[in-house]
């Protein structure tokens, strides 16, 4: 130097879960907490995964409004616009504790 990693030795990180706060959300923060981890550092310009506010775009046994029919009302309607509801696609949002990159402590066998 490279590769490996021990029940070594120094310190280090902190899942789920709880509270509390940001966020549509996914998720992030701060504390409490230990399931793990030799990269559980850091990269989210490379795969992957999550989320869908906003965008598009279908869809009704949905409202309103307006057009039509209708002599008027009740009523209707393969009509149009807008709203609310459902689905589908969508990263400008996340995730490094899937991989992949890249730095880097130790030092037994």
């Nucleotide at each position: 130097a490279a590769a490996c990693g021990a029940u070594a030795a120094u310190g280090g990180c902190a899942a789920a879960c709880c509270u509390g706060u940001u966020g549509a959300a996914a998720a992030g923060c701060a504390g409490g907490g230990a399931c793990g981890c030799a990269a559980a550092g850091c990269u989210a310009u490379g795969g992957g995964u999550c989320u869908a506010a906003g965008g598009u775009u279908c869809u009704g046994a949905u409202g309103u409004c307006a057009g039509c029919c209708g002599c008027g009302g009740a009523g209707g309607c393969u009509u149009g616009a807008c709203g609310g509801g459902g689905g589908a696609c969508u990263a400008u949002g996340a995730c490094a504790g899937c991989c992949g990159g890249u730095u880097g402590c130790c030092g037994a066998a």
This is a predicted structure of a 109-nucleotide RNA (c-di-GMP-I riboswitch aptamer) from Sporobacter termitidis DSM 10068. Model confidence (mean pLDDT): 83 of 100. RNAcentral holds the sequence, with entries from ENA, Rfam and Ribocentre. The same sequence occurs in records of 2 taxa.